[in-house]
């Protein structure tokens, strides 16, 4: 460097739900909580789902799937 894995060790993160704040809304922030995750780190690039809107369109979701990129440990 490449590939595989998550048994061990050190760590990381954190579903549902609750409180509170922001948002028209999907949803997001903070605190609690812990279903889970080998990238459940980051990116809205592609698909998809969802929201607002008569529509055009504008948004949300990375823990829906793919992709890109970065990273701890072990084995080969």
């Nucleotide at each position: 460097g490449c590939a595989a894995g998550a048994a061990a060790a050190a760590g990381c993160u954190a579903a549902a739900c609750c409180a509170u704040u922001c948002g028209c809304g999907a949803g997001a922030g903070u605190g609690g909580g812990g279903c889970g995750g080998a990238a459940a780190g980051u990116c809205a690039c592609g698909g998809g789902u969802c929201u607002u809107g008569a529509g055009a369109a504008a948004g949300a979701c990375g823990g829906c799937c793919g992709g890109a990129u970065u990273g701890c440990c072990u084995u080969g």
A computed fold for a 76-nucleotide RNA from a Deltaproteobacteria bacterium, annotated as c-di-GMP-I riboswitch aptamer. The sequence was found by an Rfam model in a public genome assembly. Lineage of the source: Bacteria > Pseudomonadati > Myxococcota > Myxococcia. Its Rfam family is "c-di-GMP-I riboswitch aptamer". Rfam links the family to the GO term cyclic-di-GMP binding.